[in-house]
RNA sequence: AGAGUUUGAUCCUGGCUCAGGACGAACGCUGGCGGCGCGCUUAACACAUGCAAGUCGUGCGGUGUCGAAGGCAAGUCUUACGACAAGCCUUCGACACAGCGGCGAACGGGUGAGUAACACGUGAGUAGCUGUCCUAAGGAGGGGGAUAACGCCUGGAAACGGGUGCUAAUACCCCAUAUGCCUCGCAAGAGGUGAAAGUGUACUUGUUACAGCCUUAGGGUGUGCUCGCGGCCUAUCAGCUAGUUGGUGAGGUAACGGCUCACCAAGGCUAAGACGGGUAGCCGGCCUGAGAGGGUGUACGGCCACACUGGAAUUGAGAUACGGUCCAGACUCCUACGGGAGGCAGCAGUGGGGAAUCUUGGGCAAUGGGCGAAAGCCUGACCCAGCGACGCCGCGUUGGGGAUGAAGCCCUUCGGGGCGUAAACCCAUGUUGUAGGGGACGAAGAAAGUGACGGUACCCUACGAGAAAGCCCCGGCCAACUACGUGCCAGCAGCCGCGGUAAAACGUAGGGGGCGAGCGUUGUCCGGAAUUACUGGGCGUAAAGGGCACGCAGGCGGUACGCCAAGUCGGGGGUGUAAAGUUACGGCUCAACCGUGACCUUGCAAUCGAUACUGGCGUACUGGAGUGCGGGAGAGGGAAGUGGAAUUCCCGGUGUAGCGGUGAAAUGCGUAGAUAUCGGGAGGAACGCCAGUGGCGAAGGCGGCUUCCUGGCCCGCGACUGACGCUCAUGUGCGAAAGCCAGGGGAGCGAACCGGAUUAGAUACCCUGGUAGUCCACGCCGUAAACGAUGGAUACUAGGUGUAGGAGGUAUCGACCCCUUCUGUGCCGGAGUUAACACAAUAAGUAUCCCACCUGGGGAGUACGGCCGCAAGGUUGAAACUCAAAGGAAUUGACGGGGGCCCGCACAAGCAGUGGAGUAUGUGGUUUAAUUCGAAGCAACGCGAAGAACCUUACCAGGGCUUGACAUGCAUACGGAUGUCGUGGAAACACGGCAGUCCUUCGGGACGUAUGCACAGGUGGUGCAUGGUUGUCGUCAGCUCGUGUCGUGAGAUGUUGGGUUAAGUCCCGCAACGAGCGCAACCCCUGUUGUUAGUUGCCAUCAUUAAGUUGGGCACUCUAACGAGACUGCCGGUGACAAAUCGGAGGAAGGUGGGGACGACGUCAAAUCAUCAUGCCCCUUAUGUCCUGGGCUACACACGUACUACAAUGGCUGCUACAGAGGGACGCGAAGGAGCAAUCCGGAGCAAAUCCCCAAAAGCAGUCCCAGUUCGGAUUGUGGGCUGCAACUCGCCCACAUGAAGUCGGAAUUGCUAGUAAUGGCAGGUCAGCAUACUGCCGUGAAUACGUUCCCGGGCCUUGUACACACCGCCCGUCACACCAUGAGAGUCUGCAACACCCGAAGUCAGUAGUCUAACCAGCAAUGGAGGGCGCUGCCGAAGGUGGGGCAGAUGAUUGGGGUGAAGUCGUAACAAGGUAACCGUA
Repeated sequence: AGAGUUUGAUCCUGGCUCAGGACGAACGCUGGCGGCGCGCUUAACACAUGCAAGUCGUGCGGUGUCGAAGGCAAGUCUUACGACAAGCCUUCGACACAGCGGCGAACGGGUGAGUAACACGUGAGUAGCUGUCCUAAGGAGGGGGAUAACGCCUGGAAACGGGUGCUAAUACCCCAUAUGCCUCGCAAGAGGUGAAAGUGUACUUGUUACAGCCUUAGGGUGUGCUCGCGGCCUAUCAGCUAGUUGGUGAGGUAACGGCUCACCAAGGCUAAGACGGGUAGCCGGCCUGAGAGGGUGUACGGCCACACUGGAAUUGAGAUACGGUCCAGACUCCUACGGGAGGCAGCAGUGGGGAAUCUUGGGCAAUGGGCGAAAGCCUGACCCAGCGACGCCGCGUUGGGGAUGAAGCCCUUCGGGGCGUAAACCCAUGUUGUAGGGGACGAAGAAAGUGACGGUACCCUACGAGAAAGCCCCGGCCAACUACGUGCCAGCAGCCGCGGUAAAACGUAGGGGGCGAGCGUUGUCCGGAAUUACUGGGCGUAAAGGGCACGCAGGCGGUACGCCAAGUCGGGGGUGUAAAGUUACGGCUCAACCGUGACCUUGCAAUCGAUACUGGCGUACUGGAGUGCGGGAGAGGGAAGUGGAAUUCCCGGUGUAGCGGUGAAAUGCGUAGAUAUCGGGAGGAACGCCAGUGGCGAAGGCGGCUUCCUGGCCCGCGACUGACGCUCAUGUGCGAAAGCCAGGGGAGCGAACCGGAUUAGAUACCCUGGUAGUCCACGCCGUAAACGAUGGAUACUAGGUGUAGGAGGUAUCGACCCCUUCUGUGCCGGAGUUAACACAAUAAGUAUCCCACCUGGGGAGUACGGCCGCAAGGUUGAAACUCAAAGGAAUUGACGGGGGCCCGCACAAGCAGUGGAGUAUGUGGUUUAAUUCGAAGCAACGCGAAGAACCUUACCAGGGCUUGACAUGCAUACGGAUGUCGUGGAAACACGGCAGUCCUUCGGGACGUAUGCACAGGUGGUGCAUGGUUGUCGUCAGCUCGUGUCGUGAGAUGUUGGGUUAAGUCCCGCAACGAGCGCAACCCCUGUUGUUAGUUGCCAUCAUUAAGUUGGGCACUCUAACGAGACUGCCGGUGACAAAUCGGAGGAAGGUGGGGACGACGUCAAAUCAUCAUGCCCCUUAUGUCCUGGGCUACACACGUACUACAAUGGCUGCUACAGAGGGACGCGAAGGAGCAAUCCGGAGCAAAUCCCCAAAAGCAGUCCCAGUUCGGAUUGUGGGCUGCAACUCGCCCACAUGAAGUCGGAAUUGCUAGUAAUGGCAGGUCAGCAUACUGCCGUGAAUACGUUCCCGGGCCUUGUACACACCGCCCGUCACACCAUGAGAGUCUGCAACACCCGAAGUCAGUAGUCUAACCAGCAAUGGAGGGCGCUGCCGAAGGUGGGGCAGAUGAUUGGGGUGAAGUCGUAACAAGGUAACCGUA
C1' cells in the first nucleotide's frame, strides 16, 4: 500500500465483499509448565447461612468472678484463753459485662437503575459552612435539678414495654465574666446578646507531666452555591411558560436567589432549535487511524447518582444516612391471630435468567482506616491463596550422528517419485518433571518480638528422552495439489461462485501451507471507505440545480486615510491530579510486569505587547449600483373596438346519380335531389403570405389591424447620489396543458361512447359519427422530459463567421460598401476541462461569494403523521424486507418489418421438371422375438451401404464353450504336429477308429493338447473427454500481423474514401509504411501448332491382297514426351496524362479461352467412439465367442429421391452409318452350331493401341391415325434359363398369357446461362449372382437474360439498439400457486409521561381555647409566670381513587398493495422506424 465483483471487452460512477488491529467475550476441537493481570456485559431478579463497624473503665454509676487488706460474724472445737470459719460490709488490684456518656458509624466497600442536568469536564467566582489537625491569644468563677443502669410491681406468645422508688458523670441547666457578633453613632463610645468539664490518669504531690474543656483569629482539609465554554439522536416534536420573568417588602437558609409568601408590572425562552419524544451515568483514559476523526467508558483513578419502590424528617461539623428512624406500597418470613420481623447494587455463597463470568478459603504479617494516653481491639478495605488458556509475556515437548534412502501409506507415464535423516539404531543433554538436601527478601525507628503467603521463590544432588502437539487452510482474492468416492445428489460458500460421471471448490486419504498451547468460528468497534469528503467528494448525460421571480433574517462585499484592538500573531507566568502514553535509566535470569526522572497533557482563563489582513468607528472618493437628459427596436402585459380568407349550418337558383372514405372496404349522406356550382345570410374559433436557429419576456409563454393604459431592455451624453451592492433558508407572487365550481358560448376539432372495418382476438391503430372539453368571465388547482436535463452574481482567458438593435469613423452630392465599438442571438474552433460524449467569452475553462440538492438498485415519491385543496390530488417524506448489482459514456460484433452501394440461376426472361399415377429406393410411424446401429432444416432421407438369400450381421430364438474364435508370457504334465474315416446331432460339437512327424550337443527345443496364472475379447457407454477425417457458410473476398500514429482504455488507423475488377483485382488519394494467410498465377485435362519417336497405331505415293493382309513408308491421323502460343501486346473511343473499360485488327483461341484439383481466420460443443486410433467408465461361465434358423425385405399410413409413362417431335417392324472412355486370367471369351428367347455347346485369341467384352443409341423407310389405343406397362398365372451348399421367407433373366393406375398433375416447389439444359445410348466399380442407384464417357443439341423494384443468400459503408447464448435475442403487466415482511381495519389489551378533581400517611412549619410540665423568675409557702411536651386545627404533602385526553407497543375477522420463487396461463407494451416513434404531466 490494496484486491475481488456489473461488460464479449473498455473507461467511469457506484454499492457489496476481503486482507489488518482490538475485545471483560462466547462456541468447536485440542491442552505440558510458570509469571503478571482479568473474571454476571443478562434479572437495579429473589435471597438460606456466616462474616463485612466498632471502640474507650485514663468520662460515670453499677454487676459478676478472682485475689489482697481491714471490720462484723451464724457456727464448730476448746475447761478457758483462744483458734478455725460459711456469710456480710469497707477499701484496693486484675479480668469480664449490660447501661449512661464520648468519638466513629456521612469513611472504607458495591452498583450504574435514574439523570440530557451546572450531572460531568475545563476555567473563573464567593452571598457561605467546616468535627478531628496546625499556629497564635485568652479563659475555665459560682450554683442547680434530673435520669438510665438497678430494686419492686406489672402487660405481652413474641418483638417490646408500662408504673413506682433510688443513683453518677467529661450527660443536662442557670448566673457571672469575655476579645467576638448585632443595633445606634463620623468617631470615641453606649446598649443588647453570647462560653466552659478545672475533668481524668500518673507520680517525684508540683507554678509537675500527659490527655481533655470553652472563646476568638488565622491556616489547612473537606464541602455548599454561582457563572463562561464544551460534549447524543429526532423538526413526521414549532411554538413553550402563571411562581412563569422582573420589582418592592417579608419569611427562610450556613449562604445568594421565586427558595417561599403578599402586592405590583407583563414579562421570559425559541429556527445559533425552545417545548416534547427517544437513548445515555460523565471524565482521565481505552481501541482504531498517517492524521483529522470514528467508536467506546470493563478493570485502575476523579466526580455524580442510587441502596426493595416512593415520601419524610431526626441526630450531627458533615446524611435527608447501603448493614439508622418514621410513613405508605409490593414481596418474603414468624405468630398463641391480638401482633411482629426483614431488605447482599459489602465478601463468599444459593436459586433464577443467560451464549457466558470463580472459593460459603487463609491472615491482619504488610499498607491503610476507626476508637483508645497506651497496651490493644475491630477491619470480606487490604495482603495472599484457590478455580477458569479469559488475555498478555516467557519456557518446554529434545540435541548431534544416521541411506540398504527400511517397512508402511500415497501417486505413477510402471521406469520411478513422495512422506524422508524423518524413523529404527548409536552418542549426548537435563529446561520442565520426580525424589532428596539446603532455604530467603518482603520486618520497620537503637534493641527485642512479630510472616497469612510458605518450607513458596531460589540453590545443590540423583534419576531419566523417560510424562508433554494440536488446530485451521490448500479455485481466485490468498501461501499451499494429487488420488479416490459422489454425480445440481450429498454438500460447500466471506464475495465471485463450486457440484448435472474425469470436481485442485463437496467427503476421505496422501502430500503441502500457516500459526502453535493454542487454532478456528461467531459477535462488536475502528481501518481500508476520499462510501458524509474540515483535512478530503460531487450535481449537462452516472444519484443530484428548486418551474420562475421578488425579497426579510443570515452569509459575503469597491478605493484612500486616521483611530480602536474584538478576531489574528507573539512573550513570560497560572492551571491542565495521579495513573496511562513517549523516552532515558533501573528492578524481577529475559519478557510481560514494576520503579525513578524527563517530555507530553494539542486546552482554558488572565496579563504584557504587535496592527499587515478581517472587524468596529470616523472622514473622503467614483470605477460597482442607481438617477437624469437625448435617441431606439420589439408577437412584453392588460382593456376596448374592428377586418378579411376558410370550415360548418340555413335559405334560394342551376343540375343529376352518385358522394364520401380506405391498403381494400363498409358504416354514413343522397331521387324527400346529395356531392358539385352560383347568390344571400347566421355563428364561433383561429389569424395565411410577411416569417427568419428573427424579436420580446424572469419563467410559463407571446403572432390580423386600430386606439387607450402599462412593465422591462439597448445606445449615446457623463449632469447628480456616493457602496446605496451580490445572494437568499422561512415567506410572498407568477406559473403550459389537463382538471374542478356555478354561468355563458359552441363553427371546427374531439377523451368517453355508438357503429363500420382489420384481426386468432382488437375494449386499439384506420373509417363514418359524437358528448365533456377546447372559447369567454369570476374563482380554484400548482403540476410537466416546467429541458440548455446546465441556479444566480462578478472578473479574467486566442480567434473566425452569420444574424438582430444602436452608436461612431471613413467614403460619397447622397444612399450603399468598408472599419471600430456596445448589447442580444447562432454556428465553427484553440488552450484548458471532461469517464467519454462533448463544453469552449452565452464555459461544462480560471477564480471569488451566496443559495438549492445528492450519497447503491428495488420497496417508493409509496405508507403513516402534519400542512394545503371543493375534489382530483399536491407538498413534506420513511421503514421492514430484498438484490449484488442498478447505472453513464464509448468499443467490437450481431440484429432491424433502418438507409446507401454491389454480387449470386436470387428474382425476372426462358427450357425441362418435382408435387397427381404405377413401380424402385431411403426415412418416419406402426408392428415384431428381432424388425441391429448411426445420419435429422438448408448441410438427414438411391445417406454410411462401390450392391443384407447363408456369410456379411452388429439384432432375435435356440443349442454350445469359458485362458476362450485371436495375441504374448510363465509353471506343470503329456505327446499321435497333421491328415482321414465312422456314429449321434440342425450344425457347432461330442465319442470312437486308422494313417502319421521335424531339429537335437540327447539336457532339450519347434509345434500341439490339457490344467493353472497373468491376460485376451467387447459393433458395450460417452463425438458434450479426444485424435484423425468430413460437411457447411463458400471459391464468398475476405481474415490478420509487425512497426509507426491516434485514443486513459476496449480499440482505431492500415482494410475507410474516389474509380475499377470475378476478386482487399489494380490505380489514385490518405498517418500510415510494409508483410502474411486467402484471390490470381504456378499443377492436370481440353482447344491450335512445332519438334522427337513410329508398334500393337496410320496409309498420300509404289507394289500386293478378300482385307493396311503383306512389302514399303512415317507425309497424314493417332499415340505421348518436350516446346510454342494470349500478354489488354497493337489500333481507336471513354477515363484523371491512372487503373481500367468499350470497340476493332490479327489469331485455333481475347480479355480468368472452357473444365478440374486446390477451400483463408473462423462458425455450427455440426457429423463420426459402428472405418481406424484413443482417455475414462462398464461386462468377464458374459455386454466375450461358436453354430443353426429367423430378422434387417414386416405394412391402415406419411414424406424425400429416382425410374417408367400418360404418347404421333410417338409406338411397332425392317434396314443401315458414325463414338468415347473403360474392363478382362478362379477372367474377357471370338468364329461356328442349338434354342422364339434367357441361355447352352464350343473353345480360337488375349495378361491387351495386337484378342475379347463391342450391339452404340439417336438415324432412315414402312405401318399405326388420337383411342385408355399397336399408348402405358404395373400386377398376376404358367413354363423355362443362370449363379450359388442353398433362390420358401428373399435373387436376376427369358417366353407365352394377363394388361392396373395414368389423358401432363392443387397449394407449393427444384435444376439450368452453351457444347450448358434437355435427350440418346455406352462403360466401370461393388459383385458368385443381383443396379431404375452411384461414378464416368461420347452422340444429338436448344430457348432466354429488359433489368435489379421485389423474395432468398452474401459482401462493403453508415445508422439505431435496453441484444452479446447475440432477434429462435431481450422483456412488460394481469391472473393462478407457495412463502415473507408491511399499511388499513369494528375494536381489544398493555405500558409511559402529564393534567383536573377526590382522599390524604409520616413529617416540617404555623396557630392553639384542651391537657401535662424538674432546673429559670416572682413568692415564706401555696401558687403564678416564662418556656416546653402531648393533643387538636391549618398549609404543603407520597401512595391510592375517579375522569377525559396524549404518546408508544402488542394483537384483530377482513382487506390493500409490495417482495421472492425452477418449468404455469393470457397476451406483446418497451428495446430496431420494435412493426401506431418513444417519453413527461393530466383526465
Source information:
The RNA shown here (small-subunit ribosomal RNA) has 1483 nucleotides and comes from an uncultured bacterium. Rfam family: Bacterial small subunit ribosomal RNA. Model confidence (mean pLDDT): 83 of 100.